[in-house]
RNA sequence: GCCGCCUUAGCUCAGUUGGUAGAGCACCGAACUUGUAAUUCGAAGGUCGUCGGUUCGAUUCCGACAGGCGGCU
Numbered sequence: 001g002c003c004g005c006c007u008u009a010g011c012u013c014a015g016u017u018g019g020u021a022g023a024g025c026a027c028c029g030a031a032c033u034u035g036u037a038a039u040u041c042g043a044a045g046g047u048c049g050u051c052g053g054u055u056c057g058a059u060u061c062c063g064a065c066a067g068g069c070g071g072c073u
Base pairs, nucleotide, nucleotide: 001072002071003070004069005068006067007066010025011024012023013022019056028042029041030040031039049065050064051063052062053061
C1' cells in the first nucleotide's frame, strides 16, 4: 500500500428481508434471613463508533472517516 471482518447498556453478545432495541452478568430497590450470602420479584441504564446520502421512515441499505482484528505484498 491492497483486501476482508468487527464497532449495539458498565462488561460479554443477540437482533431486525427498513417501521419507536433485547438477553446474561454487574449495579440499585424490595421480599426472604438474627445478619450476610444464595434465591425470587421489580426498577434503572442506549442520540446502535462519527459525518453524510437514499427513503415517508435507517441500528439495518450506500459512501467517507475513526478505532480494533486478520490476511497479502
The RNA shown here (transfer RNA) has 73 nucleotides and comes from Streptomyces katrae.
The coordinates come from a structure-prediction model, not an experiment, and the mean pLDDT is 82.
The source organism's lineage runs through Bacteria, Bacillati, Actinomycetes, Streptomycetaceae and Streptomyces.
Its Rfam family is "tRNA". Rfam classes the family as a transfer RNA.
The sequence was found in a public genome assembly.